[in-house]
Molecule: transfer RNA
Organism: uncultured Candidatus Saccharibacteria bacterium
RNA sequence: GGGUGAGUGGCGGAAUUGGUAUACGCGACGGACUUAAAAUCCGUUGCCGCAAGGCUUGAGGGUUCGAGUCCCUCCUUGCCCA
Numbered sequence: 001g002g003g004u005g006a007g008u009g010g011c012g013g014a015a016u017u018g019g020u021a022u023a024c025g026c027g028a029c030g031g032a033c034u035u036a037a038a039a040u041c042c043g044u045u046g047c048c049g050c051a052a053g054g055c056u057u058g059a060g061g062g063u064u065c066g067a068g069u070c071c072c073u074c075c076u077u078g079c080c081c082a
Stems, first nucleotide, its partner, number of pairs: 001081007010026003019065001027045006046055003058074005
């Protein structure tokens, strides 16, 4: 340089042909149990906001009523070829 795949909350990882973003697990926090702890169980857990609501899928554009998903350019990265 050419080809091909990946990038989603703190982490892993879903989102079934474009139609509720963050299911589920881990971690964290609060509580129950315990003399105390571990284990187990219950609840909460992206950001802003008092709330209503708004924003958010590597970055920026485009298509569409509607984009994590389709198209373009770039960034980072895995694999293959040279």